[in-house]
Molecule: SAM riboswitch aptamer (S box leader)
Organism: Glycomyces buryatensis
RNA sequence: ACUUCAUCCAGAGCAACUGAGGGGCCCGGCCCGACGAUGUUGCGGCAACCACCGAGCCGUCUUUCAUAGGCGCAGCGGCAGGUGCCAAAUCCGGCCCGCAUGAGCGGGGAAGAUGAGGG
Repeated sequence: ACUUCAUCCAGAGCAACUGAGGGGCCCGGCCCGACGAUGUUGCGGCAACCACCGAGCCGUCUUUCAUAGGCGCAGCGGCAGGUGCCAAAUCCGGCCCGCAUGAGCGGGGAAGAUGAGGG
């Protein structure tokens, strides 16, 4: 490279530099942008996937007359070390299905992002 699983309507911004585009790519829409987009950096913040800590249903082993203890652990609480993130649902749609058919509504996919594994 590729691949598996989980999550993606919650949450969290200021400054400096940059200077015209940006919201991943293509198409259609919509939006953000010289009242400074984007990118980089600094500081701040959000969240809690993994790690770590605590007690621990339950399982298992040892043991006892009763019991007590070891190990693992679902779910829970804490923490903030490793990532991630801080316009809009992943901004919305594109493919399929259902309902309504006047626009539309709902569900599922595809693709993408992030994490933890595999490779």